Small-subunit ribosomal RNA, 5' domain from a metagenome, 486 nucleotides, folded computationally. The full RNA is in RNAcentral, with records from SILVA.

[in-house]
Context: one part of a larger RNA
RNA sequence: GAUUGAACGCUGGCGGCAUGCCUAACACAUGCAAGUCGAACGCGAAAUCACCUUCGGGUGAAAGUAGAGUGGCGGACGGGUGAGUAACGCGUGGGAAUCUGCCUGGUAGUGGGGGACAACUCGGGGAAACUCGAGCUAAUACCGCAUACGCCCUACGGGGGAAAGGCUUCGGCCGCUAUUAGAUGAGCCCGCGUCAGAUUAGCUUGUUGGUAGGGUAAUGGCCUACCAAGGCGACGAUCUGUAGCUGGUCUGAGAGGACGAACAGCCACACUGGGACUGAGACACGGCCCAGACUCCUACGGGAGGCAGCAGUGGGGAAUAUUGGACAAUGGGCGAAAGCCUGAUCCAGCAAUGCCGCGUGUGUGAAGAAGGCCUGCGGGUUGUAAAGCACUUUCAGUUGGGAAGAUGAUGACGUUACCAACAGAAGAAGCACCGGCUAACUCCGUGCCAGCAGCCGCGGUAAUACGGAGGGUGCAAGCGUUAAUC
Numbered sequence: 001g002a003u004u005g006a007a008c009g010c011u012g013g014c015g016g017c018a019u020g021c022c023u024a025a026c027a028c029a030u031g032c033a034a035g036u037c038g039a040a041c042g043c044g045a046a047a048u049c050a051c052c053u054u055c056g057g058g059u060g061a062a063a064g065u066a067g068a069g070u071g072g073c074g075g076a077c078g079g080g081u082g083a084g085u086a087a088c089g090c091g092u093g094g095g096a097a098u099c100u101g102c103c104u105g106g107u108a109g110u111g112g113g114g115g116a117c118a119a120c121u122c123g124g125g126g127a128a129a130c131u132c133g134a135g136c137u138a139a140u141a142c143c144g145c146a147u148a149c150g151c152c153c154u155a156c157g158g159g160g161g162a163a164a165g166g167c168u169u170c171g172g173c174c175g176c177u178a179u180u181a182g183a184u185g186a187g188c189c190c191g192c193g194u195c196a197g198a199u200u201a202g203c204u205u206g207u208u209g210g211u212a213g214g215g216u217a218a219u220g221g222c223c224u225a226c227c228a229a230g231g232c233g234a235c236g237a238u239c240u241g242u243a244g245c246u247g248g249u250c251u252g253a254g255a256g257g258a259c260g261a262a263c264a265g266c267c268a269c270a271c272u273g274g275g276a277c278u279g280a281g282a283c284a285c286g287g288c289c290c291a292g293a294c295u296c297c298u299a300c301g302g303g304a305g306g307c308a309g310c311a312g313u314g315g316g317g318a319a320u321a322u323u324g325g326a327c328a329a330u331g332g333g334c335g336a337a338a339g340c341c342u343g344a345u346c347c348a349g350c351a352a353u354g355c356c357g358c359g360u361g362u363g364u365g366a367a368g369a370a371g372g373c374c375u376g377c378g379g380g381u382u383g384u385a386a387a388g389c390a391c392u393u394u395c396a397g398u399u400g401g402g403a404a405g406a407u408g409a410u411g412a413c414g415u416u417a418c419c420a421a422c423a424g425a426a427g428a429a430g431c432a433c434c435g436g437c438u439a440a441c442u443c444c445g446u447g448c449c450a451g452c453a454g455c456c457g458c459g460g461u462a463a464u465a466c467g468g469a470g471g472g473u474g475c476a477a478g479c480g481u482u483a484a485u486c
Base pairs, nucleotide, nucleotide: 001486002485003484004483006482007481008480009479010478013358014357015356016355017354018353019351020350021316026314027313028312030311031310032309035073036072037071040070041069043067048061049060050059051058052057080269081268082267089194090193091192092191093190094189095188098186099185103182104181105180106179107178108177109176110175111145113143114142120135121134122133123132124131125130151160152159153158165174166173167172195241196240197239202232203231204230207229208228209227210226211225212224213223214222244266245265246264247263248259249258250257251256271292272291273290274289275288294305295304296303297302322348324347325346326345330344331342332341333340334339361391362390363389364388371382372381373380374379395427397422398421399420400419401418405413430475431474432473433472434471435456436455437454441470442469443468444467445466451458452457
C1' cells in the first nucleotide's frame, strides 16, 4: 500500500447492489418448513334450514360435503451444518464386473379365478400414549391358474416366470405386465496430485497372496474354510497433531505466499453410539428399533421429544438481523385437470458491514464588519469566509400520473421504478493528524507530574511531541484504532 463475513471509539443525509453466529456440531419455549391424488377403493358425519310430529322424534336439503381409513406416488429432492475425515474423501485422467423409479423409442401382451385386512359395528384394557378380541367389506392392496415373440436357468434333454384397472363427448385418453435400446442418476476399481512433526522407525495376522464357497446390483479378504508366508517402510510406513476438498478468493510485476465467508461442484453429518426395515434409490435431518445422556408429561403402571430447516429464545462471545409478506415469477412434489402444498424461491424489515453513485447549495459580495487567535501594538490571520444581493431545487417532502416483471387470466414487491407539478437554502459534516519518518505551527496550562508513543523518543519552568485554544493538513458519510493476510 492492498484486502476483510470484521470488531471497537467518535460521527452519521439519501439511494442502488451485495453481505450478515467466524465463538458453544451448546441447550431449545412457540409457530411454520412435505405433501398430494375421489379419474385406484370401501365408508361417511355435524352445525344450520325446511316439512311432519303421538313432542320421544322422523324425513328432506346441507352432502356423497367435511373427515379418517385402505391403496399409489413423493417424504433419498429441495434446505442446513462442517463435527468427523490426511481418505480413492476431493481434483484430474482412465477402466470393467453393475443397477437405474419417473422420461423417450421399439417389440409382445393386458384371459379367467380366489381368499383376506383396515375403515365401520359390538365388546374389553389404559391416566395417557395407545391397544386387544369378535363380526362385516372394497380396490390399481394380496395370492393361485392360463398364456410367453422376446426374457431367466440349463447337464442343451428340458425347466421357470406376468398383468389392473380407471375415466370418457364412445373418437379416445391415462394406466398395468414382460422385454429391449436410450437418456439421466448412482455404485465400484486404478494412475497422478493433495498440511506439519523423526524430540514418532519400524508397522501388519484377514495381515499379503492362492483355492473353494458364501454374499452383493456388481469386482474384491467384503466374509468363511483350507493352503502358502507374505505385505508396507528413510522415495518417510506406523504414530501424533491439524484440516472438509475443489472451482476459486486476497495479495503480488510475476514466481510465489495466505485463505476456502458468500455463489457453484463433490463429500460427510443430522442429540451420542449401533442396527436394519421399506423402497428404483436410504442404512433415511422433520421414518423405525435398541442403548446412552438430557428435557418434559404421569393416576408411578408407563409414555413423549430431538431447530447443524425459516424465524425466534437462553447461553457463549469483541461480534452477526424479523417469532414479516407472497406463491405474482422461477423451480419442485402430487394430480387427467381445476388445483393443493412449498420458511426452496421471490420480496420486504434491521445493520454505514462492504462496494458504487449522489447530496449537504450556486454566483456575487472588502466597510477586508463584528467576534476569536496571534502581535514587535503598526498590524496580521480566520477571510469572500459570514452578513447582504441575485439565483437554482438534485436528494428528501407534498400532490397528481404511472410501467415492465404476465405469451389468455393471475403482481407479494407496491405509497414500486419512472414522469410532471408545488414549496423553500430550505432537512443534511464529521473524524484523525500537525517533532522526524509524514502533508500540516503558534499561544496558554502543566513542570520527569499529569500524560504521549508505530519506531526513534517527548515531559525535570520559555514543550511545534502532554492537555486546551486559534490556525493548518489529510480523508470524507465516514474517519481513526485494534486484529488478520499478502